[in-house]
Context: one part of a larger RNA
RNA sequence: GGACGAACGCUGGCGGCGUGCUUAACACAUGCAAGUCAGGGAGAAAGGGGUAGCAAUAUCCCGAGUAAACCGGCGCACGGGUGAGUAACACAUAGGCAAUCUGCCUUUAGGACGGGAAUAAUCCCGCGAAAGCGGGACUAAAACCCGAUAAUGCAGCGGCACCGCAUGGUGAUGUUGUUAAAUGCCGAAAGGCGCCUAAAGAUGAGCCUGUGUCCCAUUAGGUAGUUGGCGGGGUAACGGCCCACCAAGCCCGCGAUGGGUAGCUGGUCUGAGAGGAUGAUCAGCCACACUGGAACUGAGACACGGUCCAGACUCCUACGGGAGGCAGCAGUGAGGAAUAUUGCGCAAUGGCCGAAAGGCUGACGCAGCGACGCCGCGUGGAGGAUGAAGUCCGUUAGGAUGUAAACUCCUUUUGCAGGGGAUGAAUAGUCCCUUUCAGGGAUUUGACCGUACCCUGCGAAUAAGGAUCGGCUAACUACGUGCCAGCAGCCGCGGUAAUACGUAGGAUCCGAGCGUUGUCC
Numbered sequence: 001g002g003a004c005g006a007a008c009g010c011u012g013g014c015g016g017c018g019u020g021c022u023u024a025a026c027a028c029a030u031g032c033a034a035g036u037c038a039g040g041g042a043g044a045a046a047g048g049g050g051u052a053g054c055a056a057u058a059u060c061c062c063g064a065g066u067a068a069a070c071c072g073g074c075g076c077a078c079g080g081g082u083g084a085g086u087a088a089c090a091c092a093u094a095g096g097c098a099a100u101c102u103g104c105c106u107u108u109a110g111g112a113c114g115g116g117a118a119u120a121a122u123c124c125c126g127c128g129a130a131a132g133c134g135g136g137a138c139u140a141a142a143a144c145c146c147g148a149u150a151a152u153g154c155a156g157c158g159g160c161a162c163c164g165c166a167u168g169g170u171g172a173u174g175u176u177g178u179u180a181a182a183u184g185c186c187g188a189a190a191g192g193c194g195c196c197u198a199a200a201g202a203u204g205a206g207c208c209u210g211u212g213u214c215c216c217a218u219u220a221g222g223u224a225g226u227u228g229g230c231g232g233g234g235u236a237a238c239g240g241c242c243c244a245c246c247a248a249g250c251c252c253g254c255g256a257u258g259g260g261u262a263g264c265u266g267g268u269c270u271g272a273g274a275g276g277a278u279g280a281u282c283a284g285c286c287a288c289a290c291u292g293g294a295a296c297u298g299a300g301a302c303a304c305g306g307u308c309c310a311g312a313c314u315c316c317u318a319c320g321g322g323a324g325g326c327a328g329c330a331g332u333g334a335g336g337a338a339u340a341u342u343g344c345g346c347a348a349u350g351g352c353c354g355a356a357a358g359g360c361u362g363a364c365g366c367a368g369c370g371a372c373g374c375c376g377c378g379u380g381g382a383g384g385a386u387g388a389a390g391u392c393c394g395u396u397a398g399g400a401u402g403u404a405a406a407c408u409c410c411u412u413u414u415g416c417a418g419g420g421g422a423u424g425a426a427u428a429g430u431c432c433c434u435u436u437c438a439g440g441g442a443u444u445u446g447a448c449c450g451u452a453c454c455c456u457g458c459g460a461a462u463a464a465g466g467a468u469c470g471g472c473u474a475a476c477u478a479c480g481u482g483c484c485a486g487c488a489g490c491c492g493c494g495g496u497a498a499u500a501c502g503u504a505g506g507a508u509c510c511g512a513g514c515g516u517u518g519u520c521c
Stems, first nucleotide, its partner, number of pairs: 001521004006517005013377006019370002021335001026333003030330003035074003039071002047062006081288003090213008100205002105201007113147004122137006153178006160171004184193003214260003221251003226248004231243003263285004267278004290311005313324004341367001343366003349363001350361004380410004390401004415458006424448001429443005465510005470491003476505005486493002
């Protein structure tokens, strides 16, 4: 000098774009953050109306096959958060899988026959303070089960051809066995959406390998599933991944093992570069979800807002027993030098569900707060005295503040008031035209927001501070103080004329900031 997710002191007009718990992976009140659906069977109420009745009431219609609940499908493994752990195939990079899986999507080929038994909701009964649970009866499906059919699938056995990179791979082929479905929903129909099997693709994932990745040798030896083999189990898949048996190996001064620290990278800061430091925001990967462990479901999890067990903590309890997990968005307490609103909206972009309308979405888009950062603008412009007043200095002559002010003329960014007023919107749907469902036209949709922006009016009006002035280092005098009070980054100032302390005048440097502190280069 540069930089910062900064903090502190003094000061503070506006806008744009960014950014904001670096500490306690501490504990959390409250609300919201994941639902949705032409599969299915049941099916309310408020309110309104009719009939009967003096009325209470009874009954019927609309509300409505709606709401909510239930069975079922898809989603909930994404998105969002955090950085605790991890020195590791975790990450980066380059490869491999003849050792693998892949829902939804795309392409291609083929198919969907016949039957059955339940169960939730509901009703009845019971237990419990509650959370909830048990028994009986009824019922549906694209839920479940049985049978049929079936190959190019899978498995066993057999030979053939081609290829390769050890095990092997690919392609036809014979034979034996085995494996499927919802002909369901919408529609008048046409048709559309679905279901099953196989092959290929795309996407996503898993595994393996080469190389690279901090400090300590005041850590020198470490290792028994350890290293390898054979046989099995297990997995989508290779593998001591696991197991039985056999052998005695394996790693290590090119640093094993142990200890400490740490998420890694693209990047960021600095530097001429080499390098050094760093890993906030944004993007990729990993890991975690109160702590530890485990599996279930599923294409995918060993699953943040799922389940089970154990533990700590908090809450409820009728003391028998239960409930919970903000490292989602806001918000609270605590910790701390320190870090924001319990805001608006799904209008846009994207995600999930749905044929669609649409629903949901604290992702996201916006707004609010903070000079936290960067950038831009303003706080007026021109004229104006041999120079007012005040203040300071002074050799009492005068000098400085200083064109600064006053005063004159002008402007109106900003501000206030009034008027106009966007872009972000194109879709989807509906209607019309055309008609190869591809295209054209119309209509509709804005949280921000009556915002940005534009025009008009008013009036210099609403807007300047901070640090420094001994040398380094730009900028000096007076008074006060008297080794005191104090200053200080280093050298050093202060003990009676202090350019170094304090105040004043003046000056210098920056300027809505200026200084200080911390950290890095």
This is a predicted structure of a 521-nucleotide part of an RNA (small-subunit ribosomal RNA, 5' domain) from a metagenome. Its mean pLDDT, the model's own confidence on a scale to 100, is 85. Its Rfam family is "Bacterial small subunit ribosomal RNA".